[in-house]
Context: one part of a larger RNA
RNA sequence: CUGGGCGUAAAGCGUGCGUAGGUGGUCGCGUAAGUCGGUUGUGAAAUCCCUGGGCUCAACCUGGGAAUUGCUUCCGAUACUGCGUGACUAGAGUUCGGUAGAGGGUGGCGGAACUCCCGGUGUAGCGGUGAAAUGCGUAGAUAUCGGGAAGAACACCGAUGGCGAAGGCAACCACCUGGGCCUGAACUGACACUGAGGCACGAAAGCGUGGGGAGCAAACAGGAUUAGAUACCCUGGUAGUCCACGCUGUAAACGAUGGAAACUUGACGUCGGUUUGCUCUGCGAAUCGGUGUCGAAGCUAACGCGCUAAGUUUCCCGCCUGGGGAGUACGGCCGCAAGGUUGAAACUC
Numbered sequence: 001c002u003g004g005g006c007g008u009a010a011a012g013c014g015u016g017c018g019u020a021g022g023u024g025g026u027c028g029c030g031u032a033a034g035u036c037g038g039u040u041g042u043g044a045a046a047u048c049c050c051u052g053g054g055c056u057c058a059a060c061c062u063g064g065g066a067a068u069u070g071c072u073u074c075c076g077a078u079a080c081u082g083c084g085u086g087a088c089u090a091g092a093g094u095u096c097g098g099u100a101g102a103g104g105g106u107g108g109c110g111g112a113a114c115u116c117c118c119g120g121u122g123u124a125g126c127g128g129u130g131a132a133a134u135g136c137g138u139a140g141a142u143a144u145c146g147g148g149a150a151g152a153a154c155a156c157c158g159a160u161g162g163c164g165a166a167g168g169c170a171a172c173c174a175c176c177u178g179g180g181c182c183u184g185a186a187c188u189g190a191c192a193c194u195g196a197g198g199c200a201c202g203a204a205a206g207c208g209u210g211g212g213g214a215g216c217a218a219a220c221a222g223g224a225u226u227a228g229a230u231a232c233c234c235u236g237g238u239a240g241u242c243c244a245c246g247c248u249g250u251a252a253a254c255g256a257u258g259g260a261a262a263c264u265u266g267a268c269g270u271c272g273g274u275u276u277g278c279u280c281u282g283c284g285a286a287u288c289g290g291u292g293u294c295g296a297a298g299c300u301a302a303c304g305c306g307c308u309a310a311g312u313u314u315c316c317c318g319c320c321u322g323g324g325g326a327g328u329a330c331g332g333c334c335g336c337a338a339g340g341u342u343g344a345a346a347c348u349c
Stems, first nucleotide, its partner, number of pairs: 003321004007303002012317001014201004021194003025088007033081002035077004041071002049065006091191001092188005097182003103177006110154001115149007125136002162169002206247006215241002220236004258316006266294013298305002322349003331342004
C1' cells in the first nucleotide's frame, strides 16, 4: 500500500452554513461515452506454459502451438450508469391555517437576600473552629427596628420537563427576530444528500480600551495545623467575576457515538400537535414529531447497544495504524501577548 477499523482498546473535526468534487427519485424517447459481444491491426525475439525433436538421460539446445489479461479499427447489443430531451409527484421546498417553547437581541421593571451608610432600642461581647487564634467591638459591635445607596443573581414553580446547530439558554413586561412541530388544501417539479478548501458561531479562563464593583475570590498577608505545611481549616483580600466594544479559538467542547436516507417483534413513562370514542372538571384509542426507561431478533472482546442502534444496507466527509520521545522541535500560518493550528526525527522499549 492493500486490508481492517473509529462508545470504553489508536481513531468522529466543538458546531453549523456552504464552494469544488463525489453521490442521487419515478416513467418515456433519443444518443451510444462507460458497459457487453464479435471483428481488424498490433502486442519483437528469448523467457514462462503445452506438445514434438536432438545431445546415451538430465541440465541445455531446438520445431510448433498457446499465452501476451493491453492498446486499436470497424460492426453490433441497449439492461444498468452517463449525456440530451419530454413528462410525473412519493424526496425537497413555498403559500395559507394553527401551535408549544429558559431559542436570540434591545429597552424597561420587581421582590427576597448579602454588604455599606444614617437614625432608634440595647450592652459586652461578636465571629470563627475539631479545638483555637488572627479579625471586629465600650470611639458602643453582634442582635433588633426604621430609612437610604449600590451591585450581582433570580428561591418556590422546576421536572426523569422545554428550546437551540453546538457552545448554551431561567424573575416579570414590551418591542424586534430565527427555527421547529401539526393539519388539510394549493403551488414549484428532483430544485436533493454530503462537503476538501473557505466562511461564520463557539463555555470558562486570559488579553486590550473605557466603565462598574455588593457578594464571591486566584495572587497576596495574617492565624492555625504540622517534623515541615509555599496546602487542606480560619480571618482578611487584589486581579477577576458584571457592562460596552475589540481580540483569543481552546475544553472530559461527551452520548467520549460525524451527517443524510431506507428497512427491522415489543412494553411502560413523559412533552407538543392532530383525529376519534366514552359514562366528557376527565379517561381512553389511533397517528405525527420530540425526550426517557426496559427489552425480541441481531450486533459486540466484553461491558453493553437495541426504530433516538453500537442491528441490516446505501452515499459523502473526517480520522486511526505499537508505547515513550511529543502534541515536543523546526518551518509555515494566525495572535497584542498568553498561546493556537499544522506537525516530525534521532534515540529508546
Small-subunit ribosomal RNA, central domain from a metagenome, 349 nucleotides, folded computationally. Model confidence (mean pLDDT): 90 of 100. RNAcentral holds the full RNA, with entries from SILVA.